This is a predicted complex of two RNAs, RNase P RNA and transfer RNA, with 435 nucleotides together. It holds a member of the Rfam family "Bacterial RNase P class A". From the family's description: Ribonuclease P (RNase P) is a ubiquitous endoribonuclease, found in archaea, bacteria and eukarya as well as chloroplasts and mitochondria.
RNA sequence: GGAGUUGGACAGGCUACCGCUGCAUAUUUUUAAGAUAUGCAGAGGAAAGUCCGGGCUCCACAGGGCAGGGCGCUGGGUAAUACCCAGUGGAGGUGACUCCAGGAAAGUGCCACAGAAAAUAGACCGCCUCUUUUGGAGGUAAGGGUGAAACGGUGGGGUAAGAGCCCACCAGCUGCCAUGGUGACAUGGCAGGCUAGGUAAACCCCGCCCGGAGCAAGGCCAAAUAGGAAGGCGUUUGAGGCUGGCCCGGCCAAUGCCUUCGGGUAGGCCGCUUGAGGUAGGGAGCAAUCCUUACCCGAGAUGAAUGGUAGCCACCUGUUAAUCAGGUACAGAACCCGGCUUAUGUCCAACUCCUUUA
RNA sequence: GGCGAGGUAGCUCAGCUGGUUAGAGCAUGCGGCUCAUAUCCGCAGAGUCGGGGGUUCAAGUCCCUCCCUCGCUACCA
Repeated sequence: GGAGUUGGACAGGCUACCGCUGCAUAUUUUUAAGAUAUGCAGAGGAAAGUCCGGGCUCCACAGGGCAGGGCGCUGGGUAAUACCCAGUGGAGGUGACUCCAGGAAAGUGCCACAGAAAAUAGACCGCCUCUUUUGGAGGUAAGGGUGAAACGGUGGGGUAAGAGCCCACCAGCUGCCAUGGUGACAUGGCAGGCUAGGUAAACCCCGCCCGGAGCAAGGCCAAAUAGGAAGGCGUUUGAGGCUGGCCCGGCCAAUGCCUUCGGGUAGGCCGCUUGAGGUAGGGAGCAAUCCUUACCCGAGAUGAAUGGUAGCCACCUGUUAAUCAGGUACAGAACCCGGCUUAUGUCCAACUCCUUUA
Repeated sequence: GGCGAGGUAGCUCAGCUGGUUAGAGCAUGCGGCUCAUAUCCGCAGAGUCGGGGGUUCAAGUCCCUCCCUCGCUACCA
């Protein structure tokens, strides 16, 4: 200098004027409420996608079983998670580093085409033996060829030819033991059978978790209407409801309930922002994270505020340069948090590889 | 705001739970029939299966993620 890997930070700044939303105080109008003035506050790292997990609200206090769904190495963190941290094993990469993860020797299914044969196998060519010899019968998985995948590999013995048929070594599997580790697992030893294909993001098995709906939840006030019509079910032997597919259990349940059509209002308040909250410090821990002390309150709109103009400065682009001109990414809260994913500009740090120079 | 369904040829749709050939109708083009046109008959072309990644020998189909389109959803009696 080039190419990369991982992690982190910021999100143009300041001033003036004119506007918008909320809160507090004061004044004023006849209450409600509005207006005016002053002060304070006013989008994000993703507010996004709504993919997960919780809080909160209602349904019964959230019950039992089946079905269904999700997750899946080990240990830890957490309100919880499919997230995070630290490890283990495997795969990829020269490397920094990244990705993946229960069970295929419980059972079932599938493995197209090609190939002789595709899963307690199989004889097309070849090899060997016999024979009635251009043929037939038998043996044989060592060799050929097909395929993504061909039923351990090498060597020797053995045989008619061969074959774990037998033996040695190696790879891999199962069981047991020892050592280290909390554990996944690692290392080593002994024994066994000689060998066991892939697929579970196919059914399934094992373990763990999950009740449903969602702030348009839910509660209160106000206003208005035809307290309407049709169909169905039912009144203690019980319809139906309790926002789910079924059953059980429980509770409620009778001029009642369900569906469809029709009618009316589409106004206000609460929920609503003080919270698994921030900032700074100390401690425990490898870390995620937890404990503790002090200080602070930093959005709450509802056709939906958070903007515009001017000046100076910072950066980028055009220009040889000054001047000048243009621009400053992705994008915008909607009950609130924790994650993941996606979009996106700039800067910084650590590390890796290559090249050059000393 | 919340919830749900879908995306395959120019248009409308199949392709199945169960993975191994991308198809049908209309439309378009060419040929035949006819004096000519239409109808009818035959043939042909046309598809990144919305985009990307993963699992697998193999993906329209299974899994993840992103994009786009459509639908439902207030309260009162």